[in-house]
Model confidence (mean pLDDT): 82 of 100. Transfer RNA from a bacterium, 73 nucleotides, folded computationally. It matches the Rfam family "tRNA". Rfam links the family to the GO term triplet codon-amino acid adaptor activity. The sequence was found in a public genome assembly.
């Protein structure tokens, strides 16, 4: 330089055919236990990488930019 893929909670990943932002694991807090460690209930935690557009409506579609990965030259 050029193709493809992937960027979503603190890690790790889902999210269908455009309309509720989600789960383990890990934080904080209550109960159980004399604690601990396990359990269990419950809460907190998100510029959906960025910027623009289509649309009533955008994690999801178009468009360009920035990371990582990969192949190709």
């Nucleotide at each position: 330089g050029g193709g493809c893929c992937u960027g979503u909670a603190g890690c790790u990943c889902a999210g269908c055919u455009g309309g509720g932002a989600g789960a383990g694991c890990g934080c904080u807090a209550g109960c159980a236990u004399g604690g601990c460690a396990u359990g269990u209930u419950a809460g907190a935690g998100g510029u959906c990488a960025c910027c623009g557009g289509u649309u009533c409506g955008a994690u999801c579609c178009c468009g360009g930019u920035c990371a990582g990965g990969u192949c190709c030259a």